Model confidence (mean pLDDT): 78 of 100. Predicted 3D model of a 101-nucleotide RNA (Glycine riboswitch aptamer) from an uncultured Rhodospirillaceae bacterium. It was read from a public genome assembly, where an Rfam model found it.

RNA sequence: ACGAUCCCCGUGGGAGAGAUCGAACCGCCGGAAACGGCGGGACGACGCCGAAGGAGCAACCGCCCCUGGAAACUCUCAGGCAAACGGACCGCGGGAGGAUG
Numbered sequence: 001a002c003g004a005u006c007c008c009c010g011u012g013g014g015a016g017a018g019a020u021c022g023a024a025c026c027g028c029c030g031g032a033a034a035c036g037g038c039g040g041g042a043c044g045a046c047g048c049c050g051a052a053g054g055a056g057c058a059a060c061c062g063c064c065c066c067u068g069g070a071a072a073c074u075c076u077c078a079g080g081c082a083a084a085c086g087g088a089c090c091g092c093g094g095g096a097g098g099a100u101g
Stems, first nucleotide, its partner, number of pairs: 007095007018046001020045003025040006047081003053077001054075003060069003
């Protein structure tokens, strides 16, 4: 002097799958009432998704052996199935850092 991987912050993009069914509760509207409509979160049931997290194995890498790491694959424990929130991953900006030469 160039300044990498990883990490943090901000920002833009960001998929999939029932806004299902059931009884009760709360709020609003209509009604004399019974009741009806809409919305809400929780509970139960079945169906489904896979890109928070988690777990498993594989190519592969390391290792004398033992065995370690390892995906956007697999599982679906968790999470999710209108909108919102979230969201792996990608781009841009900034910060820290200091590999490499």